[in-house]
RNA sequence: CCAGGAGGACGGGCGACCGCCUCGGUCUUUGGACCGGGGAGGAAAGUCCGAGCUCCACCGGGCAGGGUGCUGGGUAACUCCCAGGCGCGGUGACGCGACGGAAAGUGCCACAGAGACAGACCGCCUAUCUGGAAACGGAUGGGUAAGGGUGAAACGGUGCGGUAAGAGCGCACCAGCGGCCGGGUGACCGGUCGGGGCCAAGGAUGGCCUCCCAUCGCUUUCGGGCGGUGGGACUGGGCAAACCCCACUCGGAGCAAGACCGAAUAGGAGGGCUUAAGGGACGCCCGGCCUGCCCUCGGGUUGGUCGCACGAGGCUUCGAGCAAUCGGAGUCCCAGAUGGAUGGUCGCCGUCCCUCUUUCGAGGGGGACACAGAACUCGGCUUAUAGUCUUGCUGGCCAG
Numbered sequence: 001c002c003a004g005g006a007g008g009a010c011g012g013g014c015g016a017c018c019g020c021c022u023c024g025g026u027c028u029u030u031g032g033a034c035c036g037g038g039g040a041g042g043a044a045a046g047u048c049c050g051a052g053c054u055c056c057a058c059c060g061g062g063c064a065g066g067g068u069g070c071u072g073g074g075u076a077a078c079u080c081c082c083a084g085g086c087g088c089g090g091u092g093a094c095g096c097g098a099c100g101g102a103a104a105g106u107g108c109c110a111c112a113g114a115g116a117c118a119g120a121c122c123g124c125c126u127a128u129c130u131g132g133a134a135a136c137g138g139a140u141g142g143g144u145a146a147g148g149g150u151g152a153a154a155c156g157g158u159g160c161g162g163u164a165a166g167a168g169c170g171c172a173c174c175a176g177c178g179g180c181c182g183g184g185u186g187a188c189c190g191g192u193c194g195g196g197g198c199c200a201a202g203g204a205u206g207g208c209c210u211c212c213c214a215u216c217g218c219u220u221u222c223g224g225g226c227g228g229u230g231g232g233a234c235u236g237g238g239c240a241a242a243c244c245c246c247a248c249u250c251g252g253a254g255c256a257a258g259a260c261c262g263a264a265u266a267g268g269a270g271g272g273c274u275u276a277a278g279g280g281a282c283g284c285c286c287g288g289c290c291u292g293c294c295c296u297c298g299g300g301u302u303g304g305u306c307g308c309a310c311g312a313g314g315c316u317u318c319g320a321g322c323a324a325u326c327g328g329a330g331u332c333c334c335a336g337a338u339g340g341a342u343g344g345u346c347g348c349c350g351u352c353c354c355u356c357u358u359u360c361g362a363g364g365g366g367g368a369c370a371c372a373g374a375a376c377u378c379g380g381c382u383u384a385u386a387g388u389c390u391u392g393c394u395g396g397c398c399a400g
Base pairs, nucleotide, nucleotide: 001396002395003394004393006391007390008389009388010387012349013348014347015346016345017344018343020039021038022037023036024035025034026033027032041371045382046381048380049379050378051377052376053254054253055252056251059287060286061285062284063283065250066249067248068247069246070084071083072082073081074080085099086097087096088095089094100245101244105243106242107239108238109237121148122147123144124143125142126141127140128139129138130137131136156174157173158172159171160170161169175235176234177194178193179192180191181190182189183188196209197208198207199206200205210233211232212231213230214229215228216227217226218225219224258306259305260304261303268297269296270295271294272293273292277291278290279289313332314331315330316329317328318327319326320325350369351368352367353366354365355364356363357362
C1' cells in the first nucleotide's frame, strides 16, 4: 500500500423568526397569560421468542397436545448471550451447524442398476466334454466379488503379500464400533487391546470349545485353583427438517388487558339443564372445592379519568470473573399524545460525488445527503441502512 475478517461510535451541527405537545410555579375576566424544565430510534420496523403487569372463585394428579435438544456458565426468563467440545467451509483471521437416539419399533431410498436390510450385467479363475496346429472359442458345472459399469449412496479404505483367480485370507497404517487405563465438573480428549477354533446353514444366523475383563462365593503350600453370573474376542449404509423413543419444560387471554366515574335504555323477549345437575384457568378424565349456570334474538352507552412511565432504569467509577455478567460507591430523571405533538422558512457550517483552477497550502462552481416515526414497558433475535470515524486481528506486495 492492497485485500479480507471481528467489534464500537456518529448518522447532521449552529443561529434568527414564527409555530406545536407536556410537566412544574405564579397570576387569572376561567378564555388564558408569563417564567422555567423536557420533547422519536438503532432499529421506534417484523410481531419471531421471553418476561414484567392485568383479568379469568381456588388447587392437585393423569392423558393428549406444544416447545427446546452437545457441555458448562449467565439471566427475571428465553429458541437469547458467553466460554468450551465435536463436525463442516476457508491459506488464514474467522464463519456456519435442525448438534440427543437408526442396536425399541414402523417406514422411505424414485429412476438407473445384477443387487439399495440387497447380489452377479461385463468380467477373472477352474473341472469335464468339444472345435482348433496353436492362440483361442463353445456347452455344462464349480469358485470369486479385488477390476469395470449403474447410481446420491453398492457388504470399511489404501498399500504389500498370498491365492487357481480373489477376498481381513494375512500383515502395516487408517476409519468406525467395543473393552480397559489415564486426563477433564462435563460435552469429550489421549493411550492401549480386539480380525480365536470347529461344525451347520447360506448373508450377517445357530451350536460347541478356547481365551480376556468385571463381579460374587469357596479354597490355598499365597504361585494360584474351582464354580456361578454378566460382558467381550468386532466390521452393510443414509434419512428422525419421517412417524417414533428419550431428557427437560409448559394454565389461558391480553393495555382494544383491566379499574373507576358519569350518562342512557327495554326492572327486555324466548328456550334448556337444575344437586345422579351446573360451574370453574385451552381440550378430555379423576379427585378436592363452590352453588346456580348455558344458548338465541333485541335495545342502550360509544363521554371522561386512571392504567401512562422511578424502571429487571441511564451514566461515571472501583472490585470479582477468560467472558457473558454480578456486586459496591457516586450521580441523573431523559416524550406521554389520543385523527394522534416534537414542525416551517432563511442563512452559515459539515459529509460525499462530479468538474475547473492551483503558488500544491488550497480555492471556485454544480449536485446529493441513508433506513426510517413512540402509543404499556423491558431482555433478545431478524430485516433495512447514503456516508464517516475508530480498535484489534489475518493474508499478500514493497521498503528499511
The RNA shown here (Bacterial RNase P class A) has 400 nucleotides and comes from a Dehalococcoidia bacterium. Its Rfam family is "Bacterial RNase P class A". It is annotated as a ribozyme. About the family: Ribonuclease P (RNase P) is a ubiquitous endoribonuclease, found in archaea, bacteria and eukarya as well as chloroplasts and mitochondria. Model confidence (mean pLDDT): 77 of 100. Of the family's consensus pairs, 97% are formed in the model.